[in-house]
Predicted 3D model of a 73-nucleotide RNA (transfer RNA) from a Pseudomonadota bacterium. The coordinates come from a structure-prediction model, not an experiment, and the mean pLDDT is 81. NCBI's taxonomy places the organism under Bacteria, Pseudomonadati, Pseudomonadota. RNAcentral holds the sequence, with entries from ENA. It matches the Rfam family "tRNA". About the family: Transfer RNA (tRNA) molecules are approximately 80 nucleotides in length.
Order: sequence, then C1' cells, then structure tokens
RNA sequence: GAGCCGAUAGCUCAGUUGGUAGAGCACGAGCCUUUUAAGCUUGUGGUCGAGGGUUCGAUUCCCUCUCGGCUCA
Repeated sequence: GAGCCGAUAGCUCAGUUGGUAGAGCACGAGCCUUUUAAGCUUGUGGUCGAGGGUUCGAUUCCCUCUCGGCUCA
C1' cells in the first nucleotide's frame, strides 16, 4: 500500500425483504431469609464508532474517515 471481517446497554453478543432496538450477565427497588448468598417479581440503562448521501422513514443501502483483527504485497 491492497483486500476481507468486525464496532449495537457497564460486559458478552443477537437483530434481512429499510418501519418506534433486544437477550443473558451486571446494576437499582421490592418479596423471601435471623443475615448473606440463592430464588421470585419489577425497573433503570443506547447520539447502534464518526461525518455525509439516498429515502416519507436508515443499526440495515451507498461514499469517506477512525479504531481493532486477519491475509497478501
């Protein structure tokens, strides 16, 4: 320098014909328990890496950039 893959909640990751973004764990509250843990119920938490474009509407499609991984030179 070229190509491919990835970036989504605090963490690990889902999310296809473009239509209001989810799970598990963690965290808060309540119940239970002498207390803790476990268990049960419930809740909070997201500029979907950044900037543009297309569209009535973009995590999704297109372009550029940043970061990480792999391959080639």